[in-house]
Transfer RNA from Candidatus Adamsella avium, 77 nucleotides, folded computationally. NCBI's taxonomy places the organism under Bacteria, Bacillati, Candidatus Adamsella. It matches the Rfam family "tRNA". The family's RNA type in Rfam is transfer RNA. Rfam describes the family as follows. Transfer RNA (tRNA) molecules are approximately 80 nucleotides in length. Their secondary structure includes four short double-helical elements and three loops (D, anti-codon, and T loops).

RNA sequence: GUGCCCAUAGCUCAGUCGGAUAGAGCGACAGUCUCCGAAGCUGUAGGCCGGCGGUUCAAAUCCGCCUGGGCACACCA
Numbered sequence: 001g002u003g004c005c006c007a008u009a010g011c012u013c014a015g016u017c018g019g020a021u022a023g024a025g026c027g028a029c030a031g032u033c034u035c036c037g038a039a040g041c042u043g044u045a046g047g048c049c050g051g052c053g054g055u056u057c058a059a060a061u062c063c064g065c066c067u068g069g070g071c072a073c074a075c076c077a
Stems, first nucleotide, its partner, number of pairs: 001073007010026004019057001028044005050066005
């Protein structure tokens, strides 16, 4: 350099044929329980879905460009 794949909560990941308020586990915080703590139970917060633009009545989902990461190939006298 070329091709392919990936980017969603603090972490690991779901999200169907494009459909209305984007979810789970873990973690965090609060409460409950306990002599105290852990575990358990209950609740709460936490996201502009990598960025910009396009298509559409409607985009996490489709298209283009860019950014970052991974893999393969090529180049490297």